[in-house]
RNA sequence: GGUCGCUUAGCUCAGCUGGUAGAGCGUCUCAUUUACACUGAGAAAGUCAGGGGUUCGAGUCCCUUAGCGACCA
Numbered sequence: 001g002g003u004c005g006c007u008u009a010g011c012u013c014a015g016c017u018g019g020u021a022g023a024g025c026g027u028c029u030c031a032u033u034u035a036c037a038c039u040g041a042g043a044a045a046g047u048c049a050g051g052g053g054u055u056c057g058a059g060u061c062c063c064u065u066a067g068c069g070a071c072c073a
Stems, first nucleotide, its partner, number of pairs: 001072007010025004019056001027043005049065005
């Protein structure tokens, strides 16, 4: 230098053919306990990496920038 992949909650990751953003773990509150743990109920937490485009509508499609990784040279 070239090709390809990844970027979504604090962490690990889903998200089908474009149609209201989710799970597990973690955190907080409540119940339970003498207390803790376990368990149960509930809650908070998202610029879907940044920007632009297409579309009635974009996490999803296209372009571009950045970061990370793999391969080729």
This is a predicted structure of a 73-nucleotide RNA (transfer RNA) from a Patescibacteria group bacterium. NCBI's taxonomy places the organism under Bacteria, Bacteria candidate phyla. The coordinates come from a structure-prediction model, not an experiment, and the mean pLDDT is 81. Rfam family: tRNA. Rfam links the family to the GO term triplet codon-amino acid adaptor activity. The RNAcentral record of the sequence draws on ENA.